Model confidence (mean pLDDT): 80 of 100. A computed fold for a 73-nucleotide RNA from an Armatimonadota bacterium, annotated as transfer RNA. Its Rfam family is "tRNA". Rfam links the family to the GO term triplet codon-amino acid adaptor activity. Rfam describes the family as follows. Transfer RNA (tRNA) molecules are approximately 80 nucleotides in length.

[in-house]
């Protein structure tokens, strides 16, 4: 210098053929306990790494870029 993968909640991932983004654990609040854990119920938390562009719509599709792995010279 070039190719390939990747970037979603605090954390580790999903996310279909483009149609209003979700689990699981972490927190919060309640039930239950003499009391703690486990346990059930709910409930808050997201700029979808950034910009632009394509579409009636973009986490998804296209382009620059910025960050991570990896490979090649």
């Nucleotide at each position: 210098g070039c190719c390939u993968u990747c970037g979603u909640a605090g954390c580790u991932c999903a996310g279909u053929u483009g149609g209003u983004a979700g689990a699981g654990c972490a927190c919060c609040u309640c039930c239950a306990u003499g009391g703690u854990a486990a346990g059930g119920a709910g409930g808050g938390g997201g700029u979808c790494a950034a910009c632009g562009g394509u579409u009636c719509g973009a986490g998804u599709c296209c382009g620059u870029u910025c960050g991570a792995a990896g490979g090649c010279u």